[in-house]
Context: one part of a larger RNA
RNA sequence: GAACGAACGCUGGCGGCGUGCCUAACACAUGCAAGUCGAGCGGAGACAGUGAGUAGCUUGCUAUGAGCUGUUUUAGCGGCGGACGGGUGAGUAACGCGUGAGCAACCUUUCCCAGACAGGGGAAUAACACACCGAAAGGUGUACUAAUACCGCAUAAGACCACGGGAUCACAUGGUUCUGAGGUAAAAGAUUUAUCGCUUUGAGAGGGGUUCGCGUCCCAUUAGGUAGUUGGAGGGGUAACGGCCCACCAAGCCAACGAUGGGUAGCCGAGCUGAGAGGCUGAUCGGCCACACUGGAACUGAGACACGGUCCAGACUCCUACGGGAGGCAGCAGUAGGGAAUAUUGGGCAAUGGGCGCAAGCCUGACCCAGCAACGCCGCGUGAGGGAAGAAGGUUUUCGGAUUGUAAACCUCUGUCCUAUGUGACGAAGGAAGUGACGGUAGCAUAGGAGGAAGCCCCGGCUAACUACGUGCCAGCAGCCGCGGUAAUACGUAGGGGGCGAGCGUUGUCC
Numbered sequence: 001g002a003a004c005g006a007a008c009g010c011u012g013g014c015g016g017c018g019u020g021c022c023u024a025a026c027a028c029a030u031g032c033a034a035g036u037c038g039a040g041c042g043g044a045g046a047c048a049g050u051g052a053g054u055a056g057c058u059u060g061c062u063a064u065g066a067g068c069u070g071u072u073u074u075a076g077c078g079g080c081g082g083a084c085g086g087g088u089g090a091g092u093a094a095c096g097c098g099u100g101a102g103c104a105a106c107c108u109u110u111c112c113c114a115g116a117c118a119g120g121g122g123a124a125u126a127a128c129a130c131a132c133c134g135a136a137a138g139g140u141g142u143a144c145u146a147a148u149a150c151c152g153c154a155u156a157a158g159a160c161c162a163c164g165g166g167a168u169c170a171c172a173u174g175g176u177u178c179u180g181a182g183g184u185a186a187a188a189g190a191u192u193u194a195u196c197g198c199u200u201u202g203a204g205a206g207g208g209g210u211u212c213g214c215g216u217c218c219c220a221u222u223a224g225g226u227a228g229u230u231g232g233a234g235g236g237g238u239a240a241c242g243g244c245c246c247a248c249c250a251a252g253c254c255a256a257c258g259a260u261g262g263g264u265a266g267c268c269g270a271g272c273u274g275a276g277a278g279g280c281u282g283a284u285c286g287g288c289c290a291c292a293c294u295g296g297a298a299c300u301g302a303g304a305c306a307c308g309g310u311c312c313a314g315a316c317u318c319c320u321a322c323g324g325g326a327g328g329c330a331g332c333a334g335u336a337g338g339g340a341a342u343a344u345u346g347g348g349c350a351a352u353g354g355g356c357g358c359a360a361g362c363c364u365g366a367c368c369c370a371g372c373a374a375c376g377c378c379g380c381g382u383g384a385g386g387g388a389a390g391a392a393g394g395u396u397u398u399c400g401g402a403u404u405g406u407a408a409a410c411c412u413c414u415g416u417c418c419u420a421u422g423u424g425a426c427g428a429a430g431g432a433a434g435u436g437a438c439g440g441u442a443g444c445a446u447a448g449g450a451g452g453a454a455g456c457c458c459c460g461g462c463u464a465a466c467u468a469c470g471u472g473c474c475a476g477c478a479g480c481c482g483c484g485g486u487a488a489u490a491c492g493u494a495g496g497g498g499g500c501g502a503g504c505g506u507u508g509u510c511c
Stems, first nucleotide, its partner, number of pairs: 001511001003509002006507005013380006019373002021338001027335002030333003035080003040077002043074008053064005087291003096216008106208003111204001113202004119153001121151002129142005159184003163180007189196002217263003224254003229251004234246003266288004270281004293314005316327004344370001346369003352366001353364004383413004393404004417452001418448006427438001455500005460481003466495005476483002
């Protein structure tokens, strides 16, 4: 000198764009953050219409009303989604990450393309009802019912399994393909008739899994480490390879090119600095990984060993009728605490994106906006021109003057910002219509009036900028050298000056 997620002191007009718990992965009141589909299903409720019947009688009216039709709401069963999106960096020195290869060792819901199909049956169960237990959370029994829920049977182009034959390619185990005869496994309907779905196969896209080469901090005042350890042939398990796991056999394997141990740490694209080489960092944004009160485990599923799912154990908090239960903000706000220190319990789904749905639409603290903070960067303003009686006042003085100083007053203007009024968007894209949180915001027009808007640090040398008074090794200053003991340009105040400017200094950290 540059930089910062900064903090502190003094000061503070406006706008745009960003950024904002770096500390306690400490504990959390309250609200919201993941639902959706009635075009899968049976019920139940509401409203409207119609209405067999029943009752009263004034004999054509009034009540009540099974059933049917339509609209609508939805607890439950069922489907899809809750594995994305959002948060945090505790752990991790590791194929975790980066980069480059491989899988003749693999998986893939939805989506796209292409091919082949959907025949015929069955048994349940929630809801509802009844009975019962419990303070509650919740649970038990009996009986009934539906489906795109569940289970057989048929069919099998193709798929899979074991066996046989042929061709072909070699990349070690082998791969690809043709074919024979066996065996195994499918399906679901809805509808407003437009469509949307269901089963199976192949290919694709996108996503994931896994293996390997190289790179990836400090300590040798850590020198030996290792028994599923290293390898084999066999089996189990997995989507798949593999000591991943198991029984048996062998005795290996790693290490001074740093094993093992200890400390520290999420990694990268990038950011800061520097002429570069390099050094430091890993906030915001993007990619990957890990975690979700702590530890462990599996279930479901295409995908999890699952932040707002389940089970077990533990610590903590809460409810309780003392028998037993409930909870998990490292989602968005917010609270307490810690701290030098970090914001609103805001608006909206209008846009972008996501889930569900044929759609209308619903949900979305993702997101878009607004609020707070000079925290940062950038821009603008606090007026412009003229104006010497060089006014008054201040400071200083050798008392002549000098300086503040064209500075002010005064004159002539301007209207950025500001204030008021009027007008008023783009962002909206769907065939038309309608649809804006921001927002009556930005912008534009008119009017008003210099009116409402300047400080901070420094002035001994480094280093731009000097005098007076006070103080008297005191009080104090200080980044280094050093100032201060009676004329201090170094302390304090004042005048003057220098620097930067809505900021200026100080502290911290890095280059």